[in-house]
RNA sequence: CUCUUAUCAAGAGAGGCUGAGGGAAUAGGCCCUGAGACGCCCGGCAACCAGCAACGAUUAAUUGUAAUGGUGCCAAAUCCUACAGAUCUAAUGGGUCUGAGAGAUAAGAG
Numbered sequence: 001c002u003c004u005u006a007u008c009a010a011g012a013g014a015g016g017c018u019g020a021g022g023g024a025a026u027a028g029g030c031c032c033u034g035a036g037a038c039g040c041c042c043g044g045c046a047a048c049c050a051g052c053a054a055c056g057a058u059u060a061a062u063u064g065u066a067a068u069g070g071u072g073c074c075a076a077a078u079c080c081u082a083c084a085g086a087u088c089u090a091a092u093g094g095g096u097c098u099g100a101g102a103g104a105u106a107a108g109a110g
Base pairs, nucleotide, nucleotide: 001110002109003108004107005106006105007104008103013042015041016040017039021032022031023030026082027081028080029079043074044073045072048070049069050068051065052064053063054062078102083099084098085097086096087095088094089093
C1' cells in the first nucleotide's frame, strides 16, 4: 500500500510544557482557538486483539473482567453536506429516512 470482516449518536482532566493554528483530502458550510487551540507528557475512557475468569471432557462458540500486554480513543454523529433512491413540503429551494462513496480504528490475509 491492497484485500476481507467488524464497528463508528455512548465514554474520557478547570494538570504540566509549548506557542498559532486546528476540525483527513477537494468544495461549500459551520465551528474550536491567546480565558492558549494543534502537538508532546502525565492523566483518563473503552474493551477490538491477547491475557484472565465462567460455562464446555478438550477445542470452538458464548458470557464476563480490566490489576497485565498490543493498539485505539479523549469538542461537535466520521461536526454537516456533496452521489443514488424513497418520502414530506407551493418548493429552480429545504426537511427526513435508507443505501452508496470517501474516511477512521481493530483483527486477519497478501
Predicted 3D model of a 110-nucleotide RNA (SAM riboswitch aptamer (S box leader)) from Pelagirhabdus alkalitolerans. The model forms 97% of the base pairs in the Rfam consensus. Taxonomically the source falls in Pelagirhabdus (Bacteria, Bacillati, Bacilli, Bacillaceae). Model confidence (mean pLDDT): 81 of 100. The sequence was found by an Rfam model in a public genome assembly.